[in-house]
RNA sequence: UCUCUGGAGACGCCCGGUAGAUAGUAAUCCGGGGGCCGAAGGUGCAACAUACUAUAAUGUAUGAAUCUCUCAGGCAACAGGACAGAGA
Numbered sequence: 001u002c003u004c005u006g007g008a009g010a011c012g013c014c015c016g017g018u019a020g021a022u023a024g025u026a027a028u029c030c031g032g033g034g035g036c037c038g039a040a041g042g043u044g045c046a047a048c049a050u051a052c053u054a055u056a057a058u059g060u061a062u063g064a065a066u067c068u069c070u071c072a073g074g075c076a077a078c079a080g081g082a083c084a085g086a087g088a
Base pairs, nucleotide, nucleotide: 001088002087003086004085005084006083011034013033014032015031016030017029035075036074037073041071042069044067048063049062050061051060052059
């Protein structure tokens, strides 16, 4: 890296329009509104570590996540999915 398997969370939200002869309907599509989730990706950070400076007081830079933010993405099913196991 590839294949297989497992894999959480959160509105099947509300309003309007819209498809078939008519009517009704809304799990198609379009427009609008608010709420929510974190495990694609992305943002941010430091006890500590390293380097430099300083000369014993400090300062600067770099570095993480399942933490954090919620940009992106997601909120029935399907799909996706960090991560884990097995195999090549």

Glycine riboswitch aptamer from uncultured Agathobacter sp., 88 nucleotides, folded computationally. The source organism's lineage runs through Bacteria, Bacillati, Clostridia, Lachnospirales and Agathobacter. Its mean pLDDT, the model's own confidence on a scale to 100, is 77. RNAcentral holds the sequence, with entries from MGnify.